A computed fold for a 133-nucleotide RNA from Donghicola tyrosinivorans, annotated as FMN riboswitch aptamer (RFN element). Its Rfam family is "FMN riboswitch aptamer (RFN element)". Rfam links the family to the GO term FMN binding.
RNA sequence: AGACGUUCUCAGGGCGGGGUGAAAUUCCCCACCGGCGGUUAUAGCCCGCGAGCGCCUGCCACAGCGGCAGGGUCUAGCAGAUCCGGUGAAAUUCCGGGGCCGACGGUUAAAGUCCGGAUGGAAGAGGAUGGUC
Repeated sequence: AGACGUUCUCAGGGCGGGGUGAAAUUCCCCACCGGCGGUUAUAGCCCGCGAGCGCCUGCCACAGCGGCAGGGUCUAGCAGAUCCGGUGAAAUUCCGGGGCCGACGGUUAAAGUCCGGAUGGAAGAGGAUGGUC
């Protein structure tokens, strides 16, 4: 110094104005937001990862619906979305313009922005340690 190990910390933003209505931060008009790693150059929409739901396994419960714990996957089952012009050696990443996307459950009315699982989990980032090589 590196690899492995142990351990600690951190790790998601956003409804403001107007309209309709009995009721909407959920509808309509205008607005607002963008996790992590990668990439010849800075990315919500290029490649990949994570969270959620589903799926599978075990236990519990059951008329039925379920609850708890664990698992990993998949050409992914839901799993999303970008084009034009400019500069440049290089940019779907910058600049200009136009467009698009956003889990599940809840709700006096349909939610990316409210409430909830979540004081959770986690991609990953950083520190400590000095055990093993």
Taxonomically the source falls in Donghicola (Bacteria, Pseudomonadati, Pseudomonadota, Alphaproteobacteria).